Predicted 3D model of a 92-nucleotide RNA (c-di-GMP-I riboswitch aptamer) from Sulfobacillus benefaciens. The sequence was found by an Rfam model in a public genome assembly. Taxonomically the source falls in Sulfobacillus (Bacteria, Bacillota, Clostridia, Eubacteriales). The prediction has a mean pLDDT of 83.
RNA sequence: CCAAGACAAAGGCACUCCGGACGAAAGUCCGGGUCGCAAAGCCAUAGGGUCUAACGUUCCCAUAGGGGGGCAAUGACAGCCGUGCUGCCAAA
Numbered sequence: 001c002c003a004a005g006a007c008a009a010a011g012g013c014a015c016u017c018c019g020g021a022c023g024a025a026a027g028u029c030c031g032g033g034u035c036g037c038a039a040a041g042c043c044a045u046a047g048g049g050u051c052u053a054a055c056g057u058u059c060c061c062a063u064a065g066g067g068g069g070g071c072a073a074u075g076a077c078a079g080c081c082g083u084g085c086u087g088c089c090a091a092a
Stems, first nucleotide, its partner, number of pairs: 005089001012037002017032006035079001041085002047081002049077003056071006
């Protein structure tokens, strides 16, 4: 230095949940909180996968106003797998 990652050390992040805000929703942000994480750091412009369905489209119900179902991202998820980039420590 590279790879790897411990009954090590110093730290870091923060699942579920709760409160507030945004959003049609998925979800995101802030605060609390601490399940877990050696990248649970960044990237949605490697690639896959998953979620939502406003607009759109189609079908059904309905006296009207409307309601329900299907398809479908241009929306979202990196704490789903995984590519790429960066990074603390020092045992075997």